[in-house]
């Protein structure tokens, strides 16, 4: 060069073309305790706001759709095969 597979928050990872990030770790705030462990409860992509809420995200850039993590196109990057070369 050719195929194949993959690339989502801090991690591991989830979504039949219809509320992204379920769930778990790890944080963080609180309960319990004499204190910690353990349990338990809530919160937990990012940027804005006192809040209500509102913009942004699924490797990048288009595109198809009413609606894309998902389907098509070219990129870039990772992982394996396979050809070339020698």
């Nucleotide at each position: 060069g050719c195929c194949c597979g993959g690339g989502u928050g801090g991690c591991g990872g989830a979504a039949c073309g219809g509320c992204a990030g379920a769930c778990g770790c790890a944080g963080g705030a609180g309960a319990c305790u004499u204190a910690a462990a353990a349990u338990c409860u809530c919160c937990u992509g990012g940027g804005g706001g006192a809040a209500a809420c509102c913009c942004c995200a699924u490797g990048c850039a288009g595109g198809u759709u009413c609606g894309a993590u998902c389907c098509c196109u070219g990129c870039c990057c990772c992982g394996g095969g396979c050809a070339c070369c020698a």
Molecule: transfer RNA
Organism: Candidatus Eiseniibacteriota bacterium